[in-house]
Predicted 3D model of an 80-nucleotide RNA (transfer RNA) from a Chloroflexota bacterium.
């Protein structure tokens, strides 16, 4: 230099013929149960006062983008 795969809440990890982003699990917080705890069960759990924003960066296409196109950054693998 070329080719391929990947980047999503605190962590792991889903969602692709474009249509509710964050399923599910872990961690955390609150509660129930218990003499107390563990286990179990229930609820909450991105940012923000709200509007709104949020899938590595910045653009584009579209009524609508994690998903399609372009750019760049980083990680992993292969070729030279």
């Nucleotide at each position: 230099g070329c080719c391929g795969a990947g980047a999503u809440g605190g962590c792991g990890g889903a969602a692709u013929a474009g249509g509710c982003a964050g399923a599910c699990g872990c961690a955390g917080c609150g509660g129930a149960c218990u003499u107390a705890a563990a286990a179990u069960c229930c609820g909450c759990c991105g940012a923000g006062a709200a509007a709104u924003c949020g899938u590595g960066u910045g653009g584009g296409u579209u009524c609508g983008a994690c998903c399609c196109c372009c750019u760049c950054u980083c990680u992993c693998g292969g070729c030279a």

Its mean pLDDT, the model's own confidence on a scale to 100, is 82.
Rfam family: tRNA. Rfam classes the family as a transfer RNA.